[in-house]
């Protein structure tokens, strides 16, 4: 310098004007209660506020306590945490030259299911190939030989055997080789054999086992066994662990009017009177309507320090940082910063810890590989 990999920060700032939603102070005013108006002061969205996928706080319901069944989730080891299916550190496996990344990583002799296509055969197989003996044909060599020619030296020779080679047929052996496949009964090399084969041997792998190291997952070294046998459990299933249900429109409190009940009951009125009815008043229950609480001080933020590889925990200091209820947080102007004020993803709704997904532009750092220079 190029390429790569991992992590972090930012998501404009200041001032002014006009609005919107709470809070504080003061004045005026109103209600059963909450309030309303004016003036001044001060506060007002995010890194994900999102998806609502996990875990908790909180609330109500259920529940003596415990168990069984069903359903769901999780599944290597250790640690962290309020808890987790999260995080940190490790082990094993996979990918990459490496930095680094990824893994739902218990069980396939408990049982059931599935395995397309290809291939001869898919849990058992002989298609090609290799080998053995057999039959047939052809050829070569060789032995015997009817018959025949003869100059008697010898020559020709149907046919019958034997050996070898080649081809074909059917039988058997063989899982070394070819071919198919994700997978063909551990791999490589040798011995062996008719050819072959863990049939035997060495190394590697596997299973069991011993010792050593480690908290553990596991690793290293040694011994024993020729190795009874595919894959798939984000297929049913089995094993182990965890889980009661619903959610802030949870829920708690106060309460007008109307209607209801109880008591008292002057005057007037109705019934001839006691008495009853009616008007009125007081109280009660219910809880519509309205309001308040829940609601934002919290497993809180920031800084320093201590312990720890880290997640995280302890100690000290400092700070208070939206709380609406149909839902406010916006617009404009000037200046600064910027390459350019600008245009990503997105708008709190009880709160917190995580995960996942989205994101224009900008900035910083660690590490790896290759090349070059010193």
């Nucleotide at each position: 310098a190029a390429g790569g990999u991992c992590c972090g920060a930012u998501g404009a700032g200041u001032a002014g004007u006009c609005g919107c939603u709470g809070c504080c102070u003061g004045a005026c005013u109103g209600u059963a209660g909450u309030g309303g108006u004016c003036a001044g002061g001060g506060a007002g969205a995010g890194g994900a506020a999102a998806g609502u996928c996990c875990g908790g706080g909180c609330u109500c319901c259920a529940c003596a306590g415990g168990g069984c069944a069903a359903g769901a989730a999780u599944g290597c080891c250790g640690g962290c945490u309020a808890a987790c299916g999260g995080c940190c550190g490790g082990u094993g496996g996979a990918g990459g030259u490496a930095a680094c990344u990824c893994c739902a990583a218990g069980g396939a002799u408990a049982g059931u299911g599935c395995a397309a296509c290809a291939g001869a055969a898919a849990u058992a197989u002989a298609c090609c190939g290799c080998c053995a003996a057999g039959c047939u044909a052809u050829g070569a060599g060789u032995g015997c030989a009817a018959c025949u020619u003869u100059u008697c030296g010898a020559g020709g020779g149907a046919g019958c055997g034997c050996u070898c080679a080649u081809a074909g047929c059917a039988u058997g052996g063989u899982a070394a080789g070819g071919g198919u496949g994700g997978a063909a009964a551990g791999g490589u090399g040798g011995u062996g054999u008719a050819a072959g084969a863990g049939a035997c041997c060495a190394c590697c792998g596997u299973a069991c086992u011993g010792c050593u190291g480690g908290u553990a997952a596991c690793a290293g070294c040694g011994g024993u066994a020729g190795c009874c046998a595919u894959g798939u459990a984000a297929a049913c299933c089995c094993c182990a662990u965890u889980c009661g249900g619903a959610g802030c429109a949870a829920g708690u409190u106060c309460u007008a009017a109307u209607a209801a009940g109880u008591g008292c009951g002057u005057a007037c009125g109705c019934g001839g009177c006691c008495c009853g009815c009616c008007a009125g008043c007081a109280c009660u229950a219910g809880g519509u309507u309205g309001a308040a609480c829940g609601c934002u001080u919290g497993a809180g933020a920031c800084c320093a320090u201590u312990g720890g590889c880290a997640a995280c925990a302890g100690u000290g200091g400092c700070c208070c940082u939206a709380g609406a209820u149909a839902g406010a947080u916006g617009a404009c102007u000037a200046c600064u910063u910027u390459a350019a004020a600008a245009g990503a993803c997105a708008u709190a709704a009880c709160c917190c810890g995580g995960c996942u997904c989205a994101c224009a532009g900008u900035c910083g750092g660690g590490c790896c590989u290759u090349u070059u220079u010193u």

Bacterial RNase P class A from Pseudobutyrivibrio sp. ACV-2, 374 nucleotides, folded computationally. It matches the Rfam family "Bacterial RNase P class A". The family's RNA type in Rfam is ribozyme. RNAcentral holds the sequence, with entries from ENA. Model confidence (mean pLDDT): 75 of 100.